[in-house]
Molecule: transfer RNA
Organism: Candidatus Omnitrophota bacterium
RNA sequence: GCCGGGAUAGCUCAGGGGUAGAGCAGGGCAUUCGUAAUGCUCAGGUUGAGGGUUCAAAUCCCUCUCCCGGCU
Repeated sequence: GCCGGGAUAGCUCAGGGGUAGAGCAGGGCAUUCGUAAUGCUCAGGUUGAGGGUUCAAAUCCCUCUCCCGGCU
């Protein structure tokens, strides 16, 4: 230099045009003599940045940044 994949909650990841989710972690409650475990519940997101298409973009297109892999 070229090609491919990835960036979404504190962490690990889903979601591929129409309300942003799960597990773990965190707060509260229940249970227990108490703790752990377990159950219920709550909170937590400018969806990497900018632009474009669309009535509508996390999702499609372009550019850029960063990470991983391959080729030379």